[in-house]
Context: one part of a larger RNA
Molecule: large-subunit ribosomal RNA, domain II
Organism: uncultured Cytophagaceae bacterium
RNA sequence: GCCUACGAGUUACUUUCACUGGCGAGGUUAAUCACGUUGACGUGAGCAGCCGGAGCGAAAGCGAGUCUGAAUAGGGCGCUUAGUCAGUGGGAGUAGACGCGAAACUUUGUGAUCUACCCAUGAGCAGGUUGAAGCUCCGAUAACACGGAGUGGAGGACCGAACCAGUUUACGUUGAAAAGUAUUUGGAUGACUUGUGGGUAGGGGUGAAAGGCCAAUCAAACUGAGAAAUAGCUCGUACUCCCCGAAAUGUUUUUAGGAACAGCCUCGGGGUCAAGUUUUAAGCAGGUAAAGCUACCGAUAGGACUAGGGGGAGUCAAAUCCUACCAAAUCCUGACGAACUCUGAAUGGCUUAAAAUAUACCCGGGAGUGAGGGUUGGGGUGCUAAGGUCCCAAUCCGAGAGGGAAAGAACCCAGACCAACAGCUAAGGUCCCAAAAUCUUUACUAAGUUGAACUAAGGAAGUCUGAUUGCAGUGACAGCCAGGAUGUUAGCUUGGAAGCAGCUAUUCAUUUAAAGAGUGCGUAACAGCUCACUGGUCGAGCGAGGCGGGCAUCGAUAAUAAACGGGCAUCAAGUAAAAUACCGAAGCUUUGGAUUAUAUUUAUAUACUGGUAGGGGAGCAUUCUGAUGGCGGUGAAGGUUGAGCGACGAGCUUGGCUGGAGCGAUCAGAAAAGCAAAUGUAGGC
Repeated sequence: GCCUACGAGUUACUUUCACUGGCGAGGUUAAUCACGUUGACGUGAGCAGCCGGAGCGAAAGCGAGUCUGAAUAGGGCGCUUAGUCAGUGGGAGUAGACGCGAAACUUUGUGAUCUACCCAUGAGCAGGUUGAAGCUCCGAUAACACGGAGUGGAGGACCGAACCAGUUUACGUUGAAAAGUAUUUGGAUGACUUGUGGGUAGGGGUGAAAGGCCAAUCAAACUGAGAAAUAGCUCGUACUCCCCGAAAUGUUUUUAGGAACAGCCUCGGGGUCAAGUUUUAAGCAGGUAAAGCUACCGAUAGGACUAGGGGGAGUCAAAUCCUACCAAAUCCUGACGAACUCUGAAUGGCUUAAAAUAUACCCGGGAGUGAGGGUUGGGGUGCUAAGGUCCCAAUCCGAGAGGGAAAGAACCCAGACCAACAGCUAAGGUCCCAAAAUCUUUACUAAGUUGAACUAAGGAAGUCUGAUUGCAGUGACAGCCAGGAUGUUAGCUUGGAAGCAGCUAUUCAUUUAAAGAGUGCGUAACAGCUCACUGGUCGAGCGAGGCGGGCAUCGAUAAUAAACGGGCAUCAAGUAAAAUACCGAAGCUUUGGAUUAUAUUUAUAUACUGGUAGGGGAGCAUUCUGAUGGCGGUGAAGGUUGAGCGACGAGCUUGGCUGGAGCGAUCAGAAAAGCAAAUGUAGGC
């Protein structure tokens, strides 16, 4: 892990509600007894007791009333009638109370054959090394001291077996072993090791102290009992089908993962007859969005004007004057505000009326829920961060399958009663994977941009396009050929300054087709090259370091080529716009069938039939009992393998083979009454 068996809302009493039955202003017996009988008993007696039949008041008490009260007022609770007994079922209470599960607590005992420490009495420690004190001799000293040589054999001394320990590494880790093996290592005459006998006991012992050890158990051992402790916690809780179908909110809580009441669900009953919902019309309240502020409050940019202040002038002080200083009030222009408003919607709310439509409401039984979540819009908080958090409105997931988005709780489409090898569509798609256009028309893109995650400031003769404006067959723009002069080397400055170091300027005039007192290079200064400007050649558009738009480009950085789903695609299979076909779902339609509800003309019509927690209804199966009626050695139950029936649902019937002795059916009744899960229990494999 699988199989088989077992395995969880029971029983008693009390109480409440519903249904069924008996009797009914009454209902009913309990214990017990008698008789019949031996059963899951029946019939009778038994009136003790209980409930109801009258309430109100704290009570005295009064009574269809009573209490309060001064009251004959008002108000509270009552009266104008239905109960009771039994059975069954749904709840509640008390009991272990659906089952299993603590850690713990109390108490009675048992343990020191393991281990800790202690007591008594015994035992053990190969071999080697070092060489303390003391002593002897010699030297030495006045005598000691001291030195040397021997002798001697001390030590929680040294090396190292047994023995004790357990440092390192490896193995082992369903082991050889519930702590070991190998290597290596520490102690090894000592605070050493060890045998035997004995002592200390559970809030107690013992502890060179680690909360260590006290029989593989220790921050309080083990065993029995209280005891089925308690568990607002976790897990599990067993056949089928049908109808409806939630909540994750409010208030309170030693309360926050629990509960009480309300809300939302379901079932039964009730009466009003539109009280609910939607639309339309009319009316009402309001201060949001927006807007506005010379309408307040508060902030606020520029200007004007001008108190006050600063600074300066005024020889000091003052008068007085000035001001690219600060600035109240006022004015003009501009403009802001959740806690501003002269204004002011849309939605939403309330009232009334009409129309449409079976909701709403009340009483009673039973619940579950009280961790919610995503998206869109309006806000608070946060960083106008979060798959963040807190509200409001809507929706979906939750409890919702199907199609699309490659994949996917809540994004798009769409709400699954059943069947069909029928049709039409939605979102989304139509080159291949892969159902359907290599469809039609016109543009754009060259970046594989793109082809369904994602980005900016900024850079750039990418390319297409629009508008404005200038030049152009009296010839533009670009290229080529030629000219580009004279007064003059303008004046000044300067060593020099001649178009071109610098300064000055009505930078003037002449000849001209045109040519600056000079655009740049250049020279020490000249020279030289060139430009502006002009002519010729050429022959059609050219320009604005302009402006707007489309698509591209760089900016562009993360771990596989790995973020078009892949192949792959360039007058696309990309992008933009338009048109027509087609594909595409459990949507809609068609055909057949079923459930539920309502309506009736009783066999038709209409509507409905996703579903977790949960409520309600109808059934199937198992064991036993009673009654009726059956089967069985010509083969019961059980097993196995086929077939059929039923809403092809729990299930039922039956053929063959096996098996070898009991077992069904119908109507009732009673339950140890259904297993996939509980790290379920036992057995088998």